Predicted 3D model of a 355-nucleotide part of an RNA (large-subunit ribosomal RNA, domain IV) from a Candidatus Omnitrophota bacterium. The sequence was found in a public genome assembly. The coordinates come from a structure-prediction model, not an experiment, and the mean pLDDT is 85. Taxonomically the source falls in Candidatus Omnitrophota (Bacteria, Pseudomonadati).
[in-house]
Context: one part of a larger RNA
RNA sequence: CUCUCCUUAAGGAACUCGGCAAAAUGGCCCCGUAACUUCGGGAGAUGGGGUGCCCAAGGGGUGAAGCUCUUUACGAGUGAAGCUCUUUUGGGUUACAAUAAAGAGGCCCGGCCGACUGUUUAGUAAAAACACAGCACUCUGCGAAGUCGUAAGACAAUGUAUAGGGUGUGACACCUGCCCGGUGCCGGAAGGUUAAGUGGAAAGGUUAUCCUCUUUUGGAGAAGCUUUGAAAUGAAGCCCCGGUAAACGGCGGCCGUAACUAUAACGGUCCUAAGGUAGCGAAAUUCCUUGUGGGGUAAGUUCCCACGCGCACGAAUGGUGUAACGAGUUGGGCACUGUCUCAAGGAGAGACUCG
Repeated sequence: CUCUCCUUAAGGAACUCGGCAAAAUGGCCCCGUAACUUCGGGAGAUGGGGUGCCCAAGGGGUGAAGCUCUUUACGAGUGAAGCUCUUUUGGGUUACAAUAAAGAGGCCCGGCCGACUGUUUAGUAAAAACACAGCACUCUGCGAAGUCGUAAGACAAUGUAUAGGGUGUGACACCUGCCCGGUGCCGGAAGGUUAAGUGGAAAGGUUAUCCUCUUUUGGAGAAGCUUUGAAAUGAAGCCCCGGUAAACGGCGGCCGUAACUAUAACGGUCCUAAGGUAGCGAAAUUCCUUGUGGGGUAAGUUCCCACGCGCACGAAUGGUGUAACGAGUUGGGCACUGUCUCAAGGAGAGACUCG
C1' cells in the first nucleotide's frame, strides 16, 4: 500500500450526479394513531410506555377431602390442600445497560409514470416496457372463421355468436369533439376499360396445274395441309356511385377594429375534407429558457403551485383525475451516522524477506 472487519473527540450530509456506502430502527405486550379513500384500506401510520430476578396479593384450570341440594344418579353446586397457568396488582433488588448475546421494519411529506398481484433482455437494462381484468371495433351460422399440412387430415372443439379468431385500448371515475378529400374496408351495379377462351373477316407458306422470254428464268395458282389473324362476344378488378375514423390518418393563414395604452368579444379576405372541442399545459412533450410570478433555502439550472406566445399537448397511436400498490423515478424533512471537515487507532488476510 491492497482487501475484510471494529472503534472514534467536536460537528452532523458541509460528501456526492445522488445519503452511494455505513449507521440508525428492529421481537413481544399495552396505549394511541392524521390527510385521503374505491369504506376494504391508509396502519406496524406517525408517536409513546413496558420487558431481568425475588417476595406478597389477586385471577383462571384441575381437585373421588369436606359441605349443601335433589328426580338417589357413573347427579348438580360449592370447594380446603396439592399441582398448574397468568397480556393482573403492589413491593423489593442488581447493573451503564433486563427481547442485556444472536436473529428481527428507519420514518414522514410532495410530484411523475404505471391501476393492482404478475412477466421480461439465461451472461451489462426488472422498468414508465410486456401482460392483465375491463372497454371497443371487426370476422365467423358450423364440414364456422382462423391456423398447420401438397393432400388425407388435425387443431379450433367432443365448442356453436353469453362461442371462437383478429386488432386496438388498458382497473375505476368523468368523458371520448370535428373531418370520408387521400389510403384501406364494406355495399352497389347503369356506363367506360379489361384476360384466357369463343369467333374466323382477311392475309401468308407449300404446289397439282397453267402462262411467259422459252435456254436458264419469271409469273399466276385450285384442293389439302399449315401459319398469322380483324370485327364481334367475354368475369372479377380498376374507373365510377355511396357508406365507414374505438379503420390508417388529418384537425389553417393574412389584415383591420373598443374614448390612455395594451388587447381584441367584432369585421374582412384567402385556402381546406375539416380547421384542435372538453380537459391539461415550460409537461417523461418548451427550442428560445435558469420563461415570468409565488413557495421552500442564508443562497435552489432541480422541486412544488400558478400563468399560457403549446418551437412541436389533446381525447381508446385514448384525454383528465385517482385510493391502494412499486427493489420505478424526482424534490424536501426527521432520525442517524467516518459520506465529509480530516483523519487516527486496532484486528485478521495479502503484499515484502527467507524457506